[in-house]
């Protein structure tokens, strides 16, 4: 760099060097000279691999055998990872709530009209219902971090 899988609301700082940016990008909103990133030391959290032990399920040469598997659990010595906000929040789609309307529907009223209706007007009401714009909320997707795999 391309994939597949899992998990993403929890936890966890301190001390040197050194000096302006950081938070993935846009926008936001926030951290930051009371010291950002980075680099170093020590300390932490967590539990993904890997281990340990329980359990299942298969094999045979049938035993202190092997081999798989996740729905437990133990420990944290070993690979990693992380230690300001939910991945700080947000874009895309859905679905429920809710507000509003120069929409539509409904209804009154007035105008035309011989008359039903149609058609026209209203700074008139109404809206269970459609529709749109805002707001909340939940699921999803997408990008994205991290880990195991695998090209």
């Nucleotide at each position: 760099c391309g994939u597949u899988c899992a998990u993403c609301u929890a936890g966890a700082c301190c001390g040197g060097c050194u000096g302006a940016g950081g938070g993935a990008a846009a926008g936001g909103c926030c951290c930051u000279u009371c010291g950002a990133a980075g680099c170093c030391g020590g300390g932490g959290c967590a539990a993904c691999c890997a281990u340990c032990g329980a359990g299942g399920a298969c094999c045979c040469c049938c035993g202190u055998g092997g081999u798989c598997c996740g729905c437990c659990g133990a420990a944290a010595c070993g690979g990693u990872g992380c230690c300001a906000a939910c991945u700080c929040c947000u874009g895309c789609g859905g679905c429920g709530c809710u507000c509003c309307a120069u929409g539509g529907c409904c209804c009154g009223c007035c105008c035309c009209g011989a008359a039903c209706g149609a058609g026209g007007g209203c700074c008139g009401g109404g809206u269970u219902c459609c529709u749109g714009c805002g707001g909340c909320g939940c699921c999803g997707a997408u990008a994205g971090a991290u880990g195991a795999g695998c090209g």